[in-house]
């Protein structure tokens, strides 16, 4: 850098340098000279990795059978509890959306109706962020 998996409407910021941007892209919408992005210190939170209890299931070792006394694995139990060592993170839901679908038929295009489309509601991908792991 690349591929595979898994996860996201939880959570946690103040000081100090610096001085016009930053929210990955593109549109919205937002943050920001009451000092944004970045870097420093400190201080948090806990998504992964680590630890563990209680229940239920699957495998699996004893066993003729029961038995659930062995190992491992999923689940649940307010992200079950723990720890902060590794990475991570501390504006806003990955801040919305972007692509497909499905629903509503009050509301816009908008006019008789149908198809459409736009709001709105919901899944699901994409794409980008973080872990583990491989290459």
């Nucleotide at each position: 850098u690349u591929c595979u998996c898994a996860u996201g409407g939880c959570g946690a910021g103040u000081g100090g340098u610096u001085g016009a941007g930053g929210g990955a892209c593109u549109g919205g919408c937002c943050c920001u000279a009451a000092g944004a992005c970045a870097c420093c210190a400190c201080g948090g939170c806990a998504a992964c990795c680590g630890g563990u209890u209680g229940g239920a299931g699957c495998u699996u070792a004893c066993u003729u059978g029961a038995g659930c006394c062995u190992a491992g694995c999923u689940c649940c139990a307010a992200c079950g509890c723990c720890c902060a060592g590794g990475u991570g993170c501390c504006a806003a839901a990955u801040c919305c959306a972007g692509c497909c679908c499905g629903g509503u038929u009050u509301g816009c295009c908008a006019a008789a109706a149908a198809a459409g489309g736009c709001c709105c509601c919901g899944g699901g991908g994409a794409a980008a962020a973080u872990g583990a792991g491989a290459a």
SAM riboswitch aptamer (S box leader) from a Verrucomicrobiota bacterium, 135 nucleotides, folded computationally. The organism belongs to Verrucomicrobiota, within Bacteria. It was read from a public genome assembly, where an Rfam model found it. Its Rfam family is "SAM riboswitch aptamer (S box leader)". Rfam's curators write: The SAM riboswitch is found upstream of a number of genes which code for proteins involved in methionine or cysteine biosynthesis in Gram-positive bacteria. The SAM riboswitch acts at the level of transcription termination control. The predicted structure consists of a complex stem-loop region followed by a single stem loop terminator region. An alternative and mutually exclusive form involves bases in the 3' segment of helix 1 with those in the 5' region of helix 5 to form a structure termed the anti-terminator form.